[in-house]
Formats: sequence, C1' cells, structure tokens
RNA sequence: AGAGCUGACCGGGCAAUCGCGGCCCUGCUUGCAGGGUGGAGGAAAGUCCGGGCUCCAUAGGGUAAGACGCCAGGUAACGCCUGGGCGGCGUAAGCCGACGGAAAGUGCAACAGAAAGUAAACCGCCUGCGUAGCUUCCAGCAAUGGGGGAUUCGUCGGUAAGGGUGAAAGGGUGCGGUAAGAGCGCACCGCGUCGCUGGUAACAGUCGACGGCACGGCAAACCCCGUCUGGAGCAAGACCAAAUAGGGAUGCGAUGGUGUGACCCGCGCUGCAUCCGGGUAGGUUGCUUGAGGUGUGCGGUGACGUACAUCCCAGAUGAAUGAUUGUCCUCGACAGAACCCGGCUUACAGGUCAGCUCUCUCU
Repeated sequence: AGAGCUGACCGGGCAAUCGCGGCCCUGCUUGCAGGGUGGAGGAAAGUCCGGGCUCCAUAGGGUAAGACGCCAGGUAACGCCUGGGCGGCGUAAGCCGACGGAAAGUGCAACAGAAAGUAAACCGCCUGCGUAGCUUCCAGCAAUGGGGGAUUCGUCGGUAAGGGUGAAAGGGUGCGGUAAGAGCGCACCGCGUCGCUGGUAACAGUCGACGGCACGGCAAACCCCGUCUGGAGCAAGACCAAAUAGGGAUGCGAUGGUGUGACCCGCGCUGCAUCCGGGUAGGUUGCUUGAGGUGUGCGGUGACGUACAUCCCAGAUGAAUGAUUGUCCUCGACAGAACCCGGCUUACAGGUCAGCUCUCUCU
C1' cells in the first nucleotide's frame, strides 16, 4: 500500500415562520385561549418462534398430531444466545452444520455395469479334458512310438489379485504363499470390542489388550428413541349508554344436546343448530413504570448475573411529528408504533471506529 474477516456506531444537522397529538399549569364565557415540556425504528417490516396479560374455566387424563434433537451453560421461556466437541469449506483470520439411531423393520439409488448389500463373473488368470497344427529330445533303416515346450479353439471346475463400468464395487500398502489367486498367513495402517489416562460431558489419545474384521450410503425417506406442547386472542376482556319483533320456519332431542383445535374417558350445564325477517352499535377503560433504559463496581472465557446510583423515553383511534425558507454537509438508503416484551429472518445510499488474517514493497 492492497485484498479480506469479525464486532460496534451514525443514518441528515442547525435556525426561523406557521401547523398537529399527549401530559402539566393558569385564566375563563365549560370549550376556548395562553404558557411549559416531551412525541416512530435498527429494523417499527415478515407474522416466523417464545412468553407476559385477558377469557373459555371448576379442572383433569389418554390417543393422535406437531416441534426440537452433539455436550455444558444463559434466560421468564424458546426452534434463541454463549462456550466447547465433531464434521465440512477456506492459505488464513473465519464461516456453515436439519449434529440421537442404519445390528428393530420397511423402502430408495436413473443410466452404465456381471453384480449396488448378508448383493457377482463381462474381459482376464489357472488346473483337468478334448481339438488343430508348430517346435524339440530319445529309439528306430524307415514307417512310427514315447517324452517335453509354447500357441489356437471349445468345455467342466477354481478365482475375485489385474482390467473395464460407475458418484460409490466385498478395507489399503508390502512380503510370503498358491495350479492361479484371496486376510489364506504375517507386518504396518484402517475398523470393532474392552480397558487405562485426560476432560463435568460431548469427546480425545504417536496408550494397552483381544479380534481377521466387511450386514456400504440415504432417516432434509417412512420409522424407532428421548424431551416439550390446551385453545382463542386487545377486533382478548371489563363498565356505562342505546335499541328492539320475548318474531317466524325447519331439524335433532334426556339412551339426548352442549361446553375455545381433533377423538376417547371423565367433569360441568340443561336445550342445541340452520335459515328468513326486524332494531341498536356511542363512550370510558384495557393503553403504557416495564422480565425497562443508562452509568459504575464486582463475579464469569462468554452469553449473562448481581450491588449501588440515576432517568421516565409515543399512546393515535379514517389514525398525531408536516409544510416553507435559509444554511452546513456524509447530498440523505431501507422505511411509520396501534397491548407489551425477548429473539430469528429479510431490506439498507453513504459515513465512522476498533481488532484480526494474507500478499507486495521499504527499513
């Protein structure tokens, strides 16, 4: 100097003039005026998880269903976060992981290949038998007889070391052995079981002993195992006000009906459901002080916990923060609360800070 990785912050500012909504105070003609003080986010988004809170409700048990899935912690809780282990990617800093079980069972793997799991013989290699000629040795005058060698073709048997196919082919390398081969035997590696050591554990080991050991892959296939799980939701719910037609029809009917996911048991209540028709629907509350924020100390690798101090930080309801001007500058991205909180995921112009990794150059 360049290229990267990780974490965090800002995300328009200032001034003036008008205009909105909350709270407080004052005045008064009680609905107006004046004054003061606050007023959208890091994701408010997605509605994906977990809860607080409200109701069903006086509760429950089971089946099914769903979710999660290495270990240890954090948390109100979680499918979240932190640390560790193992695996994969990357030169590295780092990043990712749907990470229990394939020896309970079922299933899947196109094409190629002989064969894709307790799954095989296409080429090849070897023994025997047969066939065809070639060559060589011995005997023989010759014909011919006997023995050996390599080759061609066919066949019974052996083989899985070599070759081919494929993403993957009955552990790998070497030596011995064999008719030719093979863990057939041996050495080392790999694998399995047991033990020892370290670690809370998952796991790890230039550790030890035994075993020739192949029944591979996929469970983000069905499945098995372990743990967890009522439902509906602020349009929940509570109160006040208003209004009516206590209307009509149909169906089921105490061995019934009905009660906030399905089914069963249990418990409670005593009618329930559908259609037609008519009337009313305004206000208050829930509604913002919280598993709250900030600072400092202590504990912890960390998530976080704890003690003290300090602060109040939107509560709209057809839905409040907008418009204009001037100026500065990084020239303005993604984008607006609606009961609240903890997470995850997605979007983001531009700017700032800190740490770490690699490459090049100079000293």

Predicted 3D model of a 363-nucleotide RNA (Bacterial RNase P class A) from Thiothrix sp. Its mean pLDDT, the model's own confidence on a scale to 100, is 78. The organism belongs to Thiothrix, within Bacteria.